c-di-GMP-I riboswitch aptamer from a Nitriliruptoria bacterium, 83 nucleotides, folded computationally.
The coordinates come from a structure-prediction model, not an experiment, and the mean pLDDT is 82.
RNA sequence: CUCGAGCAACGGCACACCCGCUGCAAGGCGGGGUCGCAAAGCCCACGGGGCCCGCCUUGGAAGGGGCCAGCCGGGUUGCCUCG
Numbered sequence: 001c002u003c004g005a006g007c008a009a010c011g012g013c014a015c016a017c018c019c020g021c022u023g024c025a026a027g028g029c030g031g032g033g034u035c036g037c038a039a040a041g042c043c044c045a046c047g048g049g050g051c052c053c054g055c056c057u058u059g060g061a062a063g064g065g066g067c068c069a070g071c072c073g074g075g076u077u078g079c080c081u082c083g
Stems, first nucleotide, its partner, number of pairs: 003083004012037002017032006035070001041076003046073003049068005056060001
């Protein structure tokens, strides 16, 4: 350096819930919290799925707009340990 694997975790992230701010909402951000996570880093302008709708639509069925990467697959970058 490359390939494969994940028993450990120096270190990392942080579900529910609570507080504050923000958004019509789903949700997001900050603080606390710690269910879990070996990519729970990033990409939703890659595919599927779920959720929401003030503006758009007669009607959230479709079109349109938005959210979830901690729903799954995929892409991409990377730490540690072992071989």